RNA sequence: UGCCGCGCAUCAGGAGAGAGUGGGCGUGGUUGCUCGGUUGUCGGGUACCGUCGCCCACCGCCGAAGGCGCAGGCUGCUUGCCGAACGCUCAGGCAAAAGGACUGAUGCAGCACC
Numbered sequence: 001u002g003c004c005g006c007g008c009a010u011c012a013g014g015a016g017a018g019a020g021u022g023g024g025c026g027u028g029g030u031u032g033c034u035c036g037g038u039u040g041u042c043g044g045g046u047a048c049c050g051u052c053g054c055c056c057a058c059c060g061c062c063g064a065a066g067g068c069g070c071a072g073g074c075u076g077c078u079u080g081c082c083g084a085a086c087g088c089u090c091a092g093g094c095a096a097a098a099g100g101a102c103u104g105a106u107g108c109a110g111c112a113c114c
């Protein structure tokens, strides 16, 4: 300098599907009841309501981490390899956040030449 985009890193973009239901625990209260204390402030228990978080269970749903399968391809050929954006939903996900196949850019690495 060129090639490569199989590998790595950074940045940008990046879809789909219930903020589902029930229960438990914690937490909040110009609430109710009750006990104790007090100059005043308050503390404990319990019920109710609500917010958020965690756990368990249940129903519905999504496919673009990963995984599995075969469609297809290659092959030393009834063998081995590759294996999808298709299928399955084990896993993961269904407000935001995070994640996210894949795409683009940049850089590193790799290969060739000088």
Base pairs, nucleotide, nucleotide: 001112002111003110007108008107009106010105011104012103013102018059020058021057022056023055024054025053026052027050028049029048031047032046033045034044035043036042060094061093062092066090067088068087069086072082073081074080
About this RNA:
The RNA shown here (Glycine riboswitch aptamer) has 114 nucleotides and comes from Tepidimonas taiwanensis. Lineage of the source: Bacteria > Pseudomonadati > Pseudomonadota > Betaproteobacteria > Tepidimonas.